[in-house]
RNA sequence: AUUUCCGAUAGAGGCGCAGUAAAGAUAAGUACCGUUCCAGAGGCCGCCAAGCCGCCCGUAUGGUCCGGAAAAGGCAAUACUGCCGAAGGGAAGCGUUCCGGCAGACAUUUCCCUGAUUGCAUAUUGAAUAAGUAUGCAAUUGUCAUCAUUCUUAUAUGAUGGAGUGCUAUCGACAUU
Numbered sequence: 001a002u003u004u005c006c007g008a009u010a011g012a013g014g015c016g017c018a019g020u021a022a023a024g025a026u027a028a029g030u031a032c033c034g035u036u037c038c039a040g041a042g043g044c045c046g047c048c049a050a051g052c053c054g055c056c057c058g059u060a061u062g063g064u065c066c067g068g069a070a071a072a073g074g075c076a077a078u079a080c081u082g083c084c085g086a087a088g089g090g091a092a093g094c095g096u097u098c099c100g101g102c103a104g105a106c107a108u109u110u111c112c113c114u115g116a117u118u119g120c121a122u123a124u125u126g127a128a129u130a131a132g133u134a135u136g137c138a139a140u141u142g143u144c145a146u147c148a149u150u151c152u153u154a155u156a157u158g159a160u161g162g163a164g165u166g167c168u169a170u171c172g173a174c175a176u177u
Base pairs, nucleotide, nucleotide: 001176002175006172007171008170009169010168011167014084016083017082018081019080020079021078024075032068033067034066037063038062039061042053043052044051046102047101048100087114088113089112090111091110092109093108095106096105097104115141116140117139118138119137120136121135122134123133124132125131143162144161145160146159147158148157149156
């Protein structure tokens, strides 16, 4: 000096990601409580089952009228914190929640997938046309590689393709000269 594998540090993408708190809106004139009237043998929690309540002696339950009347989850102006596999999912295992089983929710371990944002469609969760998740399509954008054109500068433009364990910079180490 070069080079590759490895290690460390620091960075870039942009409505950038996540977390905490939160005015406020929605949930909703809904659940629920009381009243009136009409049905009424079944009804109650996600499902089964157990248990409980009720039944021909109608106060279980459902609907209607009138009056009263919430909350949680989710969203979120704004503020703060941690960051750039930030983070989000799928499968399997384990633990908690449950009288029991399945499902769901939360936490955790392993493996796998996704560069990011936006829009549209379908499905799903949800009160919801909010928002989330999955799949597909399209657009935009950052990065690297290849090719072509251009450049008095070391860039720019276009096309194609790849993926974040990536990319850029610095330092260290191995190796080679």